A computed fold for an 84-nucleotide RNA, annotated as c-di-GMP-I riboswitch aptamer.
RNA sequence: AACUAAAAAGGGCAAACCUGUCGAAAGGCAGGGGCGCAAAGCCAAGGGUCUAAGGUUCUAUAACUAUGACAGCCGGUUGCCGCA
Numbered sequence: 001a002a003c004u005a006a007a008a009a010g011g012g013c014a015a016a017c018c019u020g021u022c023g024a025a026a027g028g029c030a031g032g033g034g035c036g037c038a039a040a041g042c043c044a045a046g047g048g049u050c051u052a053a054g055g056u057u058c059u060a061u062a063a064c065u066a067u068g069a070c071a072g073c074c075g076g077u078u079g080c081c082g083c084a
Base pairs, nucleotide, nucleotide: 012037013036017032018031019030020029021028022027035072041077042076043075046074047073048070049069050068054065055064056063057062
């Protein structure tokens, strides 16, 4: 120095839920909160999932549809510490 990789330290992020706010909704943002996370950093040009305002279809209290969302589903990409 490289590989493998536990523990620890310094820290980081923040699920459900609550409040406020934006949105047609899904969901986002802010505050509280803390289930968890070694990429729970970033990417919605790959797959998947959610929503259906608008649009289409007259079998319509419906179906289909993303130009709307989700990275804490998979995937891609960058990357901290580090005993034996």